RNAcentral holds the full RNA, with entries from MGnify.
Large-subunit ribosomal RNA, domain VI from uncultured Catonella sp., 265 nucleotides, folded computationally.
It matches the Rfam family "Bacterial large subunit ribosomal RNA".
The organism belongs to Catonella, within Bacteria.
The prediction has a mean pLDDT of 87.
[in-house]
Context: one part of a larger RNA
RNA sequence: CGCAGGAUAUUUGAGGAGAGCCGUCCUUAGUACGAGAGGACCGGGAUGGACGAACCGCUGGUAGACCAGCUGCAGUGCCAGCUGCACGGCUGGGAAGCCAAGUUUGGCAGGGAUAAACGCUGAAGGCAUCUAAGCGUGAAGCCCCCCUCCAAGAUAAGAUAUCCCAUAGCGUAGGCUAAUAAGACCCCUUAGAGAGUAUGAGGUUGAUAGGUCAGUGGUGUAAGCGGAGUAAUCCGUGUGCCUUCUGAUACUAAUAGGUCGAAGG
Numbered sequence: 001c002g003c004a005g006g007a008u009a010u011u012u013g014a015g016g017a018g019a020g021c022c023g024u025c026c027u028u029a030g031u032a033c034g035a036g037a038g039g040a041c042c043g044g045g046a047u048g049g050a051c052g053a054a055c056c057g058c059u060g061g062u063a064g065a066c067c068a069g070c071u072g073c074a075g076u077g078c079c080a081g082c083u084g085c086a087c088g089g090c091u092g093g094g095a096a097g098c099c100a101a102g103u104u105u106g107g108c109a110g111g112g113a114u115a116a117a118c119g120c121u122g123a124a125g126g127c128a129u130c131u132a133a134g135c136g137u138g139a140a141g142c143c144c145c146c147c148u149c150c151a152a153g154a155u156a157a158g159a160u161a162u163c164c165c166a167u168a169g170c171g172u173a174g175g176c177u178a179a180u181a182a183g184a185c186c187c188c189u190u191a192g193a194g195a196g197u198a199u200g201a202g203g204u205u206g207a208u209a210g211g212u213c214a215g216u217g218g219u220g221u222a223a224g225c226g227g228a229g230u231a232a233u234c235c236g237u238g239u240g241c242c243u244u245c246u247g248a249u250a251c252u253a254a255u256a257g258g259u260c261g262a263a264g265g
Stems, first nucleotide, its partner, number of pairs: 001153001005164007015150004021049007033038001051106005059100004066093005071086006110144003117137004165265001167178004183260004187203005208253003211249005217242003224237005
């Protein structure tokens, strides 16, 4: 821009993409077959590998949020306590998120036309012959069906529901211009989204983000004080710090404002 008014939701599916895999064991059955050795088709069941998808309750990984410990140097006048630098200085843990090695799950079944192959009927060619006319069986392959995703620019531009609509000016008229409606956007708070954009949640008739409070969770018992010991250190009292998680709460900020957008189809 189009889809012959302007919108908001929900959809149909022409078409396209993905998926499509392969074992082992038990049974049928030591049966059919075979002198024996050996050893099935068909059918039923169980369990795996690789691959794909989703997820984080479990097992774990990661962690430049976080907590604790340790060393050297420096600073804070000294002690104590902290801070800076040293690969995040090193070490031990580790919520959320992300992830796999973790968990769950998928390939089933069915139809049609066929390939190789195997056939029926059957002449040319009194026989024979699957083929020349005609008719079948037949594959992980092909086309459907089933499952997932995209999809009406499918210009053949689909469908359903709901919302808005009988303004003004100019023009002989087709029409043009302007202000609005439903609605949308700018702007702002933002995350289950994210390079930007987009998408989603919200904007006071408000829990959108921050803060605060409560909880969950992580570290592992802070500082201070008291005691024991020559001291290193230990004991007691007392936890402290943190939370990308869950909820509550208008305390702070989403204020105010602006733009676009139909005119009777």